Overview
This is a predicted structure of a 73-nucleotide RNA (transfer RNA) from Candidatus Endolissoclinum faulkneri L2. Its Rfam family is "tRNA". Rfam classes the family as a transfer RNA.

RNA sequence: GGGGGCGUAGCUCAGUUGGGAGAGCGGCGGCUUUGCAGGCCGUAGGUCGUCGGUUCAAUUCCGUCCGCCUCCA
Numbered sequence: 001g002g003g004g005g006c007g008u009a010g011c012u013c014a015g016u017u018g019g020g021a022g023a024g025c026g027g028c029g030g031c032u033u034u035g036c037a038g039g040c041c042g043u044a045g046g047u048c049g050u051c052g053g054u055u056c057a058a059u060u061c062c063g064u065c066c067g068c069c070u071c072c073a
Base pairs, nucleotide, nucleotide: 001072002071003070004069005068006067007066010025011024012023013022019056027043028042029041030040031039032038049065051063052062053061
């Protein structure tokens, strides 16, 4: 330098023939206990990597850039 893959909640990840942003764990609160653990209930937390394009509408499609992984040179 070139090819491919990935980037979504604090962590691990799902989600997309374009229209509701989610799960588990973790955090916080409540109940249960003499107390803890565990269990149950509830709750907060996201510019969906950046910028731009297409579209009535983009996490999703297209392009650019950034970061990481991998292959080739």